[in-house]
RNA sequence: GCAGUCGAACAGGCGAUCGCCGGCCGAGCGCGCAAGCGCGAAGCGGGAGGAAAGUCCGAGCUCCACAGGGCGAGGUGCCGGGUAACGCCCGGUGAGGGUGACCUCGAGGACAGUGCCACAGAGAACAGACCGCCGGCCGCUUCGGCACGCCGGUAAGGGUGAAACGGCGGGGUAAGAGCCCACCGCGCGCUCGGUGACGAGCGUGGCACGGCAAACCCCACCUGGAGCAAGGCCGCAUAGGGAGGUGUGGUGAACGAGGGCGACCUCGUCCACCGUCGGGCUGCCCGUCCGAUGCCUCCGGGUAGGCUGCUCAAGGCGUACGGCAACGUGCGCCGUAGAUGAAUGACCGCCGCCGCUCCGAGGGCAACCGGAGAGCGGAACAGAACUCGGCUUAUGGGCGGCUGCGACC
Numbered sequence: 001g002c003a004g005u006c007g008a009a010c011a012g013g014c015g016a017u018c019g020c021c022g023g024c025c026g027a028g029c030g031c032g033c034a035a036g037c038g039c040g041a042a043g044c045g046g047g048a049g050g051a052a053a054g055u056c057c058g059a060g061c062u063c064c065a066c067a068g069g070g071c072g073a074g075g076u077g078c079c080g081g082g083u084a085a086c087g088c089c090c091g092g093u094g095a096g097g098g099u100g101a102c103c104u105c106g107a108g109g110a111c112a113g114u115g116c117c118a119c120a121g122a123g124a125a126c127a128g129a130c131c132g133c134c135g136g137c138c139g140c141u142u143c144g145g146c147a148c149g150c151c152g153g154u155a156a157g158g159g160u161g162a163a164a165c166g167g168c169g170g171g172g173u174a175a176g177a178g179c180c181c182a183c184c185g186c187g188c189g190c191u192c193g194g195u196g197a198c199g200a201g202c203g204u205g206g207c208a209c210g211g212c213a214a215a216c217c218c219c220a221c222c223u224g225g226a227g228c229a230a231g232g233c234c235g236c237a238u239a240g241g242g243a244g245g246u247g248u249g250g251u252g253a254a255c256g257a258g259g260g261c262g263a264c265c266u267c268g269u270c271c272a273c274c275g276u277c278g279g280g281c282u283g284c285c286c287g288u289c290c291g292a293u294g295c296c297u298c299c300g301g302g303u304a305g306g307c308u309g310c311u312c313a314a315g316g317c318g319u320a321c322g323g324c325a326a327c328g329u330g331c332g333c334c335g336u337a338g339a340u341g342a343a344u345g346a347c348c349g350c351c352g353c354c355g356c357u358c359c360g361a362g363g364g365c366a367a368c369c370g371g372a373g374a375g376c377g378g379a380a381c382a383g384a385a386c387u388c389g390g391c392u393u394a395u396g397g398g399c400g401g402c403u404g405c406g407a408c409c
Base pairs, nucleotide, nucleotide: 001405002404003403004402005401006400007399010396012351013350014349015348017346018345020047021046023044024043028039029038030037031036049381053392054391056390057389058388059387060386061227062226063225064224068286069285070284071283073223074222075221076220077219078092079091080090081089082088093107094105095104096103097102108218109217113216114215115212116211117210130158131157132154133153134152135151136150137149139146140145166184167183169181170180171179185207186205187204188203189202190201191200192199193198231308232307233306234305241299242298243297244296245295246294249274250273251272252271254269255268256267257266258265259264276292277291278290279289280288281287315334316333317332318331319330320329321328322327353378354377355376356375357374358373362369363368
C1' cells in the first nucleotide's frame, strides 16, 4: 500500500428570522351570589429512528372471566449460563467451509412403527455381474500362445449414479475377497479429565443391516383466546322496528294472604338443589358460569362525534464491585414527542464531513508523496401512533482490532 474479516459508535454542529404541535406560567377578559368554569397576550422550556421499516418472535397492559382439566393443534430441539420472557443473547462441544483471521449449522431419535431413494445402472439394504480377471473343456499352433462357444470361480480394476454393503498399504491366491496383518474407522468393555455436551487412552472383535425425520412419526420441554381498530366514559340520533326459538317441571326450608274445629289445603314471594331449554368460556369434550321475561338467531334502521386509554417504562446516563462474557448488584444523577387525516417545515450565515481540480511549505537520487490554502460539487436508508426486549431487511461517511499478499527500508 492492496485485499479480506470482525467490532463499537455517528447520522452533521452553532446562531438568527418566519411557521407548526404540546407543556409550564399567566397580564387581562367573560359567566357566576360564591365555589368555580371558559377564553387568553407576553414569557420560559420541549418536539422522530438507528433502523421509527418487516409484523417474524417474546412480553407488559385490556377484555372474555371467578378461571380448571383432557384431547387436538402449534412452537423449540447439542451442553452450560443470561433474561420478565423468547425461536433472542453469551460462553462452550461437535460437524462443515476457508491458506488464514473467521464464518455457517437443517445439531434429540433411523434398533417403536410407516414411508421414500426418480432416471441411469448388473445391482439402491443384508443387493448384484454390464465391461472385465482367473481356471477348465473344445479347435488351431512356429509350442511363445491364439479365436469362438460352454462350464466353474471372483467382486480387487473399469463403467452407471447424488449415493454401490468400510478406507489405505502389505501378505496371500489360479485370479481375487477382512481371507490374514498393521494403521484409520466402527461396535462393545474399562480407566482418566470435564457440571455437561464431549474428549483422551487401553483392551477386544462378529470385521459391518446405507441415506432421508426442513418425510409422517417417537421423545423432552413450552403454549387459554382475542387484541389499543383492546377497553372505558359522555353526547347525539334512529324504528321502544319486523320475524323466529325458548318461554318449564320436581323437592325442601322461610315468609305473606285466604280457607279449615283440627290434622292440614290453595295461591303468591324469596332462597337452595336437581332436571329441561338457550347462551358464554374465540377448535372439541368434561367441567363451570349466566339466563328462563329475560336471553338467543336473522332481517332492517341510526350513530362515521368528543374525552380517555396516551406515556414513569423489566427507562436512560455515570460509576464501583462480581463474572471470560451475556449480564447482575450497590450508589448517584436525569426523567426524554403524544399527534388524530395526522405536528418539527422553509430560508440565511459560519463551521465540519466526503469527492474532484488547482496550488504548493516540506521530504526524496528519482519515481513520487504532499501540510496549509483556493475553486467546483455532494450528503444515504428513511417519519413515532399503547409501550418495551429481540431478530431480519435497507443505507452514507469515518474509526479500531486481527488475517493474507506485495514493494521498500
The RNA shown here (Bacterial RNase P class A) has 409 nucleotides and comes from an uncultured Polyangiaceae bacterium. The sequence was found by an Rfam model in a public genome assembly. It matches the Rfam family "Bacterial RNase P class A". A reference for the family is Frank and Pace (1998), "Ribonuclease P: unity and diversity in a tRNA processing ribozyme", Annu Rev Biochem. It is annotated as a ribozyme.